The RNA shown here (Bacterial RNase P class A) has 364 nucleotides and comes from a Bacteroidota bacterium. Its Rfam family is "Bacterial RNase P class A". By type it is a ribozyme. Its mean pLDDT, the model's own confidence on a scale to 100, is 75. The sequence is in RNAcentral, with records from ENA.
[in-house]
RNA sequence: GAGGAAGAUCGGGUAAUCGCCGGAGUACGCUUCUGCGUAAUCGGGAGGAAAGUCCGAACAUCUACGAGCACCGUGCUUCCUAACCGGAAGGCGCCGAAAGGCGACAGAUAGUGCAACAGAAAACAAACCGCCCCGAUGCUUCGGGGUAAGGGUGCAAAGGCGAGGUAAGAGCUCACCGCCCGGAUGGUAACAUUCCGGGGCAUGGUAAACCUCACGGGAUGCAAGGUCGCGCAGGUCAUGUGCCGCUGGUCACUAUACGGCCGGGUAGACCGCUUGAGCUUCGGAGUAAUCCGGAGCCCAGAUAAAUGAUUACCUAUUCCAUUGCGAUGGAAUACAGAAUUCGGCUUAUAGAUUUUCCUCAGAA
Numbered sequence: 001g002a003g004g005a006a007g008a009u010c011g012g013g014u015a016a017u018c019g020c021c022g023g024a025g026u027a028c029g030c031u032u033c034u035g036c037g038u039a040a041u042c043g044g045g046a047g048g049a050a051a052g053u054c055c056g057a058a059c060a061u062c063u064a065c066g067a068g069c070a071c072c073g074u075g076c077u078u079c080c081u082a083a084c085c086g087g088a089a090g091g092c093g094c095c096g097a098a099a100g101g102c103g104a105c106a107g108a109u110a111g112u113g114c115a116a117c118a119g120a121a122a123a124c125a126a127a128c129c130g131c132c133c134c135g136a137u138g139c140u141u142c143g144g145g146g147u148a149a150g151g152g153u154g155c156a157a158a159g160g161c162g163a164g165g166u167a168a169g170a171g172c173u174c175a176c177c178g179c180c181c182g183g184a185u186g187g188u189a190a191c192a193u194u195c196c197g198g199g200g201c202a203u204g205g206u207a208a209a210c211c212u213c214a215c216g217g218g219a220u221g222c223a224a225g226g227u228c229g230c231g232c233a234g235g236u237c238a239u240g241u242g243c244c245g246c247u248g249g250u251c252a253c254u255a256u257a258c259g260g261c262c263g264g265g266u267a268g269a270c271c272g273c274u275u276g277a278g279c280u281u282c283g284g285a286g287u288a289a290u291c292c293g294g295a296g297c298c299c300a301g302a303u304a305a306a307u308g309a310u311u312a313c314c315u316a317u318u319c320c321a322u323u324g325c326g327a328u329g330g331a332a333u334a335c336a337g338a339a340u341u342c343g344g345c346u347u348a349u350a351g352a353u354u355u356u357c358c359u360c361a362g363a364a
Base pairs, nucleotide, nucleotide: 001360002359003358004357005356006355007354008353009352010351012314013313014312015311016310017309018308020045021044023042024041026039027038028037029036030035047335051346052345054344055343056342057341058340059221060220061219062218066251067250069248070247071217072216073215074214075213076090077089078088079087080086091105092103093102094101095100106212107211111210112209113206114205128151129150130147131146132145133144134143135142136141159177160176162174163173164172178201179199180198181197182196183195184193185192186191225271226270227269228268234262235261236260237259245253278297279296280295281294282293283292284291285290316333317332318331319330320329321328322327
C1' cells in the first nucleotide's frame, strides 16, 4: 500500500425571532379551601431502530391447592439474566489458506416406519459377471457344490493395508491402523489422549419420520384495571348442581346464581401516566457476558393526538459549472416519528469517525 474478518460511536452544529406541550417556584385575582385563572422567570420535550408484533417478562383482572391421561415448547457443556427460541465462554462437526463463519448439536442395540430409479441384494440383506472343485460333453455348453478377495449398479453394499494360509477365497490367522468395552490422566463439564488392558469386532442411513428420554408450560391484555358523574325499562326461557375457576378433557376440591334470547339507556371527567430489572461516572471481582459498592442526575407524557416553522452562518459527502489549480459558485443529502414499561430477535438505513486481527507485496 492492497485485499479480507470481527466490533464500537455519531447520524449535522450555532444563533435569533415566532409558535406548541408539560413541569417548578413567585406575584396578583377569584375561591367550592386547596382548586381555578392571569403574568413574567427558570428548566425539559421523538429513535438506533420509536418499525415488525416474532419471543420473554414487569404490572393488572380472572376463587386457592391437587392427581392421572393427553397436547405444546425447548434439547452439546458450564456460566449470566426477572426470563427468553437471548447473551458469554468452551466442546464437537462442517466451510475457509487464515483471521473467522455456520450448526434443527439429546437418543438409531426400546420399538414401528421409510429410502424413487439402478442393482443379485438396501439390513434377521446378496450371488449378475467372475474364481475354484466334481460330473456329463468332446466344437463348446449344461448341471451340482463352494466363495464374497476382483469387477459392475448405486449417495450408501458383510472395515483398510500387508503377509501367511486355501481347491479358490474370506479376520480364516497374524502385525499395524480403524471400531467396541474397561481403565488411567487432564478438565466443573461437554470432551480430549502418538497412554494401558481386553475383544475378531461391523445388526449401515434416516428422528425439521412416528417414537423414547430430560426439563418446562394459565388466559386476556393499559382498548388491562380503578374512581367519580350522567341516565334508563324491563320481558322471556332454562336450571340446583349448571355456568365460571390457571394449556385440553376427566376426577377431586373451593366458592356460588353469574347463564341464553329479545328490548331500553349512557359513552363525560379523572387516575393508571412515567422514579425505572433507570442513566452517567469511579473503584473492585471475573477470560467475558455480567455482578457488587461509592458518588452524581431526573431525562416527553400527548389524548385526535404537542415535541415545530423561518432566517443567517458553519461543517461533512456527492454531482455540475468555472478555474489563476489556491479555490469559487450552485444543487442535493439515509431509514424514519413515542402512546403502559422493559430485555432480546428480525427488517430498513445516504454518510462520517474509529479499534483490533488475518493474508499478500514492498521498504527500513